[in-house]
RNA sequence: UGCGGGGUGGUGCAAUUGGCAGCAUGCCUGAUUCUGGAUCAGGAGAUUCUAGGCUCGAAUCCUAGCCCCGCAG
Repeated sequence: UGCGGGGUGGUGCAAUUGGCAGCAUGCCUGAUUCUGGAUCAGGAGAUUCUAGGCUCGAAUCCUAGCCCCGCAG
């Protein structure tokens, strides 16, 4: 430098053909327990990497850029 894959709550990942962003874990509160842990119930937490574009509507499609991984040189 070229090609391919990826970037989504604190962390690890989903999201069918463009149509309300969800799961696990962690965190907070409560129940249970002598206390803790485990278990159960509830809750908070995301400008979906950035900037534009297409569209009634974009995490998803298009363009440019940034970062990570792999392959080639």
Transfer RNA from an Armatimonadota bacterium, 73 nucleotides, folded computationally.
The organism belongs to Armatimonadota, within Bacteria.
Its Rfam family is "tRNA". By type it is a transfer RNA.